[in-house]
RNA sequence: AGAGUUUGAUCCUGGCUCAGAUUGAACGCUGGCGGCAUGCUUUACACAUGCAAGUCGAACGGUAACAGGCCGCAAGGUGCUGACGAGUGGCGAACGGGUGAGUAAUGCAUCGGAACGUGCCCAGUCGUGGGGGAUAACUAUCCGAAAGGAUAGCUAAUACCGCAUACGAUCUAUGGAUGAAAGCGGGGGACCGUAAGGCCUCGCGCGAUUGGAGCGGCCGAUGUCAGAUUAGCUAGUUGGUGGGGUAAAGGCCCACCAAGGCGACGAUCUGUAGCUGGUCUGAGAGGACGACCAGCCACACUGGGACUGAGACACGGCCCAGACUCCUACGGGAGGCAGCAGUGGGGAAUUUUGGACAAUGGGCGCAAGCCUGAUCCAGCAAUGCCGCGUGCAGGAAGAAGGCCUUCGGGUUGUAAACUGCUUUUGUACGGAACGAAACGGUUCUCUCUAAUAAAGAGGGCUAAUGACGGUACCGUAAGAAUAAGCACCGGCUAACUACGUGCCAGCAGCCGCGGUAAUACGUAGGGUGCGAGCGUUAAUCGGAAUUACUGGGCGUAAAGCGUGCGCAGGCGGUUAUGUAAGACAGAUGUGAAAUCCCCGGGCUCAACCUGGGACCUGCAUUUGUGACUGGCAGACUUGAGUACGGUAGAGGGGGAUGGAAUUCCGCGUGUAGCAGUGAAAUGCGUAGAUAUGCGGAGGAACACCGAUGGCGAAGGCAAUCCCCUGGACCUGUACUGACGCUCAUGCACGAAAGCGUGGGGAGCAAACAGGAUUAGAUACCCUGGUAGUCCACGCCCUAAACGAUGUCAACUGGUUGUUGGGUCUUCACUGACUCAGUAACGAAGCUAACGCAUUAAGCACUCCGCCUGGGGAGUACGGCCGCAAGGUUAAAACUCAAAGGAAUUGACGGGGGCCCGCACAAGCGGUGGAGUAUGUGGUUUAAUUCGAUGAUACGCGAGAAACCUUACCUGGUCUUGACAUGCUGGGAACCCUUAAGAGAUUAGGGGGCUUCGGGGAGCCCAGACACAGGUGGUGCAUGGUUGUCGUCAGCUCGUGUCGUGAGAUGUUGGGUUAAGUCCCGCAACGAGCGCAACCCUUGUUGCUAGUUACCAGCACGUAAUGGUGGGAACUCUAGCGAGACUGCCGGUGACAAACCGGAGGAAGGUGGGGAUGACGUCAAAUCAUCACGCCCCUUACGACCAGGGCCACACACGUACUACAAUGCCCGGUACAGCGAGUUGCAAAGCCGCGAGGCAGAGCUAAUCUCAUAAAGCCGGUCUCAGUUCGGAUUGGAGUCUGCAACUCGACUCCAUGAAGUCGGAAUCGCUAGUAAUCGCGCAUCAGCCAUGGCGCGGUGAAUACGUUCCCGGGCCUUGUACACACCGCCCGUCAAGCCAUGGAAGUUGGGAGCGCCCGAAGCCGGUAUCCUACCCGUAAGGAGGGAGCCGUCGAAGGUGAGAUCAAUGACUGGGGUGAAGUCGUAACAAGGUAACA
Repeated sequence: AGAGUUUGAUCCUGGCUCAGAUUGAACGCUGGCGGCAUGCUUUACACAUGCAAGUCGAACGGUAACAGGCCGCAAGGUGCUGACGAGUGGCGAACGGGUGAGUAAUGCAUCGGAACGUGCCCAGUCGUGGGGGAUAACUAUCCGAAAGGAUAGCUAAUACCGCAUACGAUCUAUGGAUGAAAGCGGGGGACCGUAAGGCCUCGCGCGAUUGGAGCGGCCGAUGUCAGAUUAGCUAGUUGGUGGGGUAAAGGCCCACCAAGGCGACGAUCUGUAGCUGGUCUGAGAGGACGACCAGCCACACUGGGACUGAGACACGGCCCAGACUCCUACGGGAGGCAGCAGUGGGGAAUUUUGGACAAUGGGCGCAAGCCUGAUCCAGCAAUGCCGCGUGCAGGAAGAAGGCCUUCGGGUUGUAAACUGCUUUUGUACGGAACGAAACGGUUCUCUCUAAUAAAGAGGGCUAAUGACGGUACCGUAAGAAUAAGCACCGGCUAACUACGUGCCAGCAGCCGCGGUAAUACGUAGGGUGCGAGCGUUAAUCGGAAUUACUGGGCGUAAAGCGUGCGCAGGCGGUUAUGUAAGACAGAUGUGAAAUCCCCGGGCUCAACCUGGGACCUGCAUUUGUGACUGGCAGACUUGAGUACGGUAGAGGGGGAUGGAAUUCCGCGUGUAGCAGUGAAAUGCGUAGAUAUGCGGAGGAACACCGAUGGCGAAGGCAAUCCCCUGGACCUGUACUGACGCUCAUGCACGAAAGCGUGGGGAGCAAACAGGAUUAGAUACCCUGGUAGUCCACGCCCUAAACGAUGUCAACUGGUUGUUGGGUCUUCACUGACUCAGUAACGAAGCUAACGCAUUAAGCACUCCGCCUGGGGAGUACGGCCGCAAGGUUAAAACUCAAAGGAAUUGACGGGGGCCCGCACAAGCGGUGGAGUAUGUGGUUUAAUUCGAUGAUACGCGAGAAACCUUACCUGGUCUUGACAUGCUGGGAACCCUUAAGAGAUUAGGGGGCUUCGGGGAGCCCAGACACAGGUGGUGCAUGGUUGUCGUCAGCUCGUGUCGUGAGAUGUUGGGUUAAGUCCCGCAACGAGCGCAACCCUUGUUGCUAGUUACCAGCACGUAAUGGUGGGAACUCUAGCGAGACUGCCGGUGACAAACCGGAGGAAGGUGGGGAUGACGUCAAAUCAUCACGCCCCUUACGACCAGGGCCACACACGUACUACAAUGCCCGGUACAGCGAGUUGCAAAGCCGCGAGGCAGAGCUAAUCUCAUAAAGCCGGUCUCAGUUCGGAUUGGAGUCUGCAACUCGACUCCAUGAAGUCGGAAUCGCUAGUAAUCGCGCAUCAGCCAUGGCGCGGUGAAUACGUUCCCGGGCCUUGUACACACCGCCCGUCAAGCCAUGGAAGUUGGGAGCGCCCGAAGCCGGUAUCCUACCCGUAAGGAGGGAGCCGUCGAAGGUGAGAUCAAUGACUGGGGUGAAGUCGUAACAAGGUAACA
C1' cells in the first nucleotide's frame, strides 16, 4: 500500500465482498510448563447456609463463662486479680465493599464564584467550680406459641438537668442581655488529713473560642446522543415587595402585585444512555466504546417518609404502603446477597460455600490488642498477554510401508532405524530466601517536671512476629526419557495430485464450484500457514476520499427548487484616525493519579512492576501588538440608484375594427353520384347531394411578412388601430454616497389537462357508436360524435416546467454571421472602433468520454438548493394544502450483486447508400397430379441392426442385403476363446473317409520325414495364467477426414502514429476490377495467408517418332476390305516447343489505373473446363472406415452355426424413371461417335431356339482380338386424335440364366392381360452456349441382380437477359441499438398455483406517561378545649416545659373518568417481492414494424 466482482472487451460512476488490528468473548478440534493479568456483558430475577462492623473495664454499675489468687476443715464464700457475657455510656457504623436500574441534567467534564457547615486532626487563647433527680442491668410478679412485652422495687456514670463563672462568641435600642464543661489513669518530695485522700505534677479526656488543613453543601459559564412524520411550551409559571424556612443564596415555601419567561442558535415531547480520565482503531482528523484500574454521580426488594447524628433522608438502621418468601398454637410475627463465597433460574457464556490478618489500609482502644470476604494470598478456567520446552549432532542399502507414475521412476526423506551427545521442563532427594521492621525490651542523650517517675523525640544493642510456603531460587541423581496440534491448498491468498461421487451428496467471505476425466464436494498422500494453540461465529475501527473539516460531487452516471421578490441569516468597494470583541505573541494558574511516549532501574529475558521527564493539543486570568476581520464615528466614487435626452420590441391589461377560409341557412343553375381508403365499407345523395353563382348567420384562428429575428423572471407572447402600463438598451451631464449580493421559513406568478358557476359552441376532438383490418383488434385507418378547446370569475400548482447546466460579480487567445444603440470616417457606397444581446466554429484549459470553450462544463470567490447502490417507492402511515382529482413533506420490512454513464468491436434492423450472384426479371425444360423404382418418416414386428434430419438428411454411409455380407431376432452351441504374444506337456500337420445332427459339432477308421540317434520351423491337441475379444457408451473428452457459408474477397501481422483505454489507423476516401485487381490521394510505411499466376485438360501450329494406328502418290491382290509390298505426306498417337501480353491503333479518363471500339489472329481481354477452398463459423457430421482417452461386459455386451429379418404397409414426404402422344407410335431400309473394359475374363465365325439363351470355341494379357449393331438422324410406309397401333402397370401361363440354394426375396424372355394417366392446385427446381433440352454408349461394384441409381463418354443442338424496383444470399461504407448464447436476441403486463415481509381493517389485548376527581398510611409542620407528666421555678396551690390523644395542610400506594400515545394481535382486503421449462398476448429496444418519452 491494495485486491475481487457489472462488459465480448474498455474507461468511469457505484455498491457489495476480502486481506489488518482488536475483544470481559462464545463454540469446534487439540492441549506440556511457568510468570503477569482477567473472569454474569443475559433476569436491578429469586435466594438455602456461613461469614462481610465493631470496639473501649484507662467512662459506669457489675460478675454469666474461663483462669489464677485469698479465706475456709469442708460445703462453699470472696470481683481480690487476669479478664469479661449481657447492660448503661462513648466513638464508629454516612468509610470501606457492590451495582448501573434511574438520570439528557437536581448528572458529568473544564474553568470560575459567594451567601455556608465541619466529628476526628493541627496551631493559638481561656476554662474544666459547685450541686441535683433519675434509669437500664439486676430482683420479684405477670402476659405471649414465638417475636417480644407489662408492672413494682434497687443502683452507677465521661448518661441526664439546674446553679456559678464568661477571654472569645451571639443578640442589641449600645444601656445591656444570653449561653459551658466530666472526669479517668500514672507518679510523687515537702505540707495537711484518722482514713479515703487533699495537694502537686504528667498524660488522656471535656467546655468556650479564633484560625488552618482536609472534606462537604450551593451558584454561574462553556461543552455533553438521536428524532421536526415532536413547533409551539409554561400559572409557582417569569419577575418584584414582604415574610417563612435552611448551615447557606434562591419561588425552596407562602401572601400580595405585575404579565411575564423559554423556543428554528431547536423550546416542549418521544426514544436511547450513568459521566469522565481513558480503551480499541486510524498516518492524522475522526469513528466506536466507557469491562478491569482511578475520580464523580445515582441506587440498595418497589414506592413514600422522617429520626439520630459533625455528616444519612442511611446496602448488612427505623416507620408506613405494596408485591413476594418463610414461621405460626391462626391470635400474630420474621425477611431483603446490586458485600465475599455459594444455590436455583435465565443464557452461547463467566470461578472456591478456600487461607490469613504476615504485609498495606480502616474502626475502636493509652496500649497490649480485638474486628476487618477491604486487602494480601491460594484454588478453578489456554479467557488474554509474555516466556520456555517437546531434543541436538552424525546417519543413503536413499530400508520397509504409504502415495503417485509416462512403469523408467518420483515423493514422504536424513525423515526413521542406528551411533554419539545434552538434560531446559517434568520426576526423586536435599538445602533455602526477599517480602519484617516498626511497635516491644534494654541502654544513652535531649524535652517536660520539684523529679533520677511517667510521657515524648533521637541514637546504640536486642527478643518476637510469614497466610502464601518448605514457595521462588540453588544443588544432586537417573534418563530422550514426560510433552503437537489446528486450519487451509480455484482466484483474491502462501500451498496439487489420486480415488470416490455425478446439478446427487455437498461447499461457499465475494466471484462461484458439482450434470462421468471436479487442483472448488468427501477421503488419502503431499504441501502451505500458524503453533500450545488453531479455526469458526459475534462485535468495533480500518481499508471506505462510500457523509469528503483535513478530503467528494450535481450537462448525460444519484444530484440545480418551474420562475422571481424578499424578512432573518451568511458574505461584502476605496481611504484615514481612534477602539480592542475576534486574531496573534508572552507570562501565570489549572489541566488528579494511573494510562500513552522518551530516558533509566528491578524480576535470568519478556509480559509485568517502578524512578524521572515529556505530554495532557484545553480552560481561565493577565500583559502587549494593531497588519487583517468586527463594532463606533468621518471622508470618497468606481458597485448600486435617481433626474434630464434618445431607441427597438408578438412584454402585459382593456376596447374597437378587418379580410381570407371552414361549417350552416335561404334562393338559383344542374344531375347522379359524392365522400373515403392500401383496398373497401359505414356515411351523404333522386325528398335533388357533390359541383357552381348570389345573399345571410355564427364562432374560432390570424396566410404572406417570418428570420439559429424580437420581447419577457419563467410559463409564454404574432391581423390592424386606440387607451392604460412594466421592463430593457444607448449617449452625455448632474445628484445620492455602499444604499450591495445571495436567501432557509414566507409571498407572488406558473403550459396543458382537470374542477366550480354562468355564457358561448364554426372547426377540431378524449369518451362513445358504426365500418374496416385481424387468429383476436376494447388499437393503428375510415364515417360520425359529446365533454373539452373559446369568454368572465374562482380553484388546481404539476410537465422531458430542458440549456436535463441555480444566482451575483472579476479574470483568461481568436474568427464569422445577425439584432438594437452610439462615435469617427466617406460626396456616397462603405470602412474602423465601441456598448448591450443572440448564434456558428474553434486555442489553452477542463472532462470518464461525449463534449464545453468570454453566453464555460476554464480559473478563483459569495450565498442558496440538492445527491450518497438497484428494486420496494416518490409508495405506506402521519401532518399540511385542495370541492374533488390529487399535490407536498416522506420512510421501513424484505430482496438483489449489481443497477448505471460514455465510448469500442461485432451482430442485427419490416434504417440508408454503393455493388455482386440463374437472386429476381426475360426465356427453355421440369417437380408438385398418374403408375412404377428408390430413400426417409410413421406404423407394424421376435427382429424390421446402426448412423445421416432446414439450407449443409432423405437413388445419403451402401461403387450391388437371396446364404455370406450382417452389426438385428429366434433357436442350438463354446469359454485362454473365431483372432495375437509368451510358458509347459503331448501329438505329425494335413488329406481321404464312415456315422449322428439343421449345422456348428461330436464319435471313429486309414495313411507321413529320417543319416534310425532323433530333430524340430510351422501346424494341431491339452493345461494354468498373464490376456484376447466387443459394429458396447461417450463425435459434448479427441486425432484424422468431410460438409457448409464460399472460389465469397476477404482475414491478419511488424514498426510507426492517434486514443487514459477497449481499440483505431494501415484495410477508409476518389476511380477501376471477376478480385483488398490496379492507380491516385492519405500518418502511415511495409509484410503474410487468400485473389491472380505457376499444374492438368481442351482449342491452333512446328519439330521429333511412326506400330497394333494412317494410306496421298507407286506396285500387287480381292466380290469387297491398308488385305500385302512399300511410304512418312495426311489423319491420329505422345513427347518437346511456339502462341495471347491490353502487345498495337483510336476514343474516354486525372497525363493514372482502367474501360469502349478496331486491326491482326486458331484463340482477345481470366479463351472453355478442372484441380486448387484464407482467418474462421455451425460443441455441424463421423468412436459403425481407421486411430485413440475414459467408462462398461468377460461361461458374455465375446465367438460359432441354422433359419428369419434389414424387402413388412391404412399413410406422409424427398429423389428419379416411364408416360399421357402425330415435332408422335409402329414397321422396313440406311449413315455417322467417343470414353472405356476384358484370362476365374471379353468372346468372334458357325449351328439350334420366336426369344432370353444354348452348343461350340478362332482370336486377344489388347491403337492388333472381343464386348460392339450406337441412338436420335435420314429415306419409305402405316396409323388420324381415340384412353387409341398412345401408355405400359398389374395379373395368368410357359421358359432362360446365375448360384449349394431364387418361397419369403433375383434378373431376363415369350404368349396372354392392358390399370392409372388426355400435360397436372397452392407452391416449387435447374439452366446464360457447345449450355439447356434431347439421343444413345461405356465403366465401377458384381456369381447373379432389384441400376430407372452413381461416375464418365460422345451425337443433335436452342431461346433469352430491358434492367436491378422487388424476393433470396453475399461484400463494402454509414446509422440506430436496452442484442454479445449476438433478432431463433432481448423483454413487458395481467391471470393461475406456492412462499415471504408489509399497509388498511369491524375490533381485541397490553404498556408507559400526562390531566381531573375520590380515598388518604407513615411522617414532618401547625393547632389544641381531652389525658399524662422525674429534674427547673414555687413553702404550697400551681406554673413553665414535655408527651399521648384529637384536628388540619401536604402526602405514597390505591380507586375512578375522559382523551391522547405506543406495541401485539385480527375475519377480510390492497399492492409489493421472489421463484422451475404454467396461461394470454407482444408494450419497449432497429423507423421494434402506429418514433419513443414526460

This is a predicted structure of a 1494-nucleotide RNA (small-subunit ribosomal RNA) from an uncultured bacterium. The coordinates come from a structure-prediction model, not an experiment, and the mean pLDDT is 85.